[in-house]
């Protein structure tokens, strides 16, 4: 380098759920929390799901599913 994630190590992230700030709203953010994760890092590119709109659109969601990039650590 490249595959793998059983195992050592340092660790890290943070489900529901309660407070709360912001928003038409779906959600984001901040506390508390600890379901659970070898990428539960990052990207809205394709479906799926959600929210505004009469429609046309616009917006969320990567911890829904696939894909893209990138990364500790140990085996082989």
């Nucleotide at each position: 380098c490249u595959u793998u994630g059983c195992u050592c190590a340092a660790g890290g992230c943070g489900a529901a759920c309660c407070c709360u700030c912001c928003g038409c709203g779906a959600a984001u953010g901040g506390g508390g929390g600890g379901u659970g994760c070898a990428a539960a890092g990052c990207c809205a590119c394709g479906g799926a799901u959600c929210u505004c709109u009469g429609g046309g659109g616009a917006g969320a969601u990567g911890a829904c599913c696939g894909g893209g990039c990138u990364g500790c650590c140990c085996a082989a």

A computed fold for a 76-nucleotide RNA from a Candidatus Bipolaricaulota bacterium, annotated as c-di-GMP-I riboswitch aptamer. The sequence was found by an Rfam model in a public genome assembly.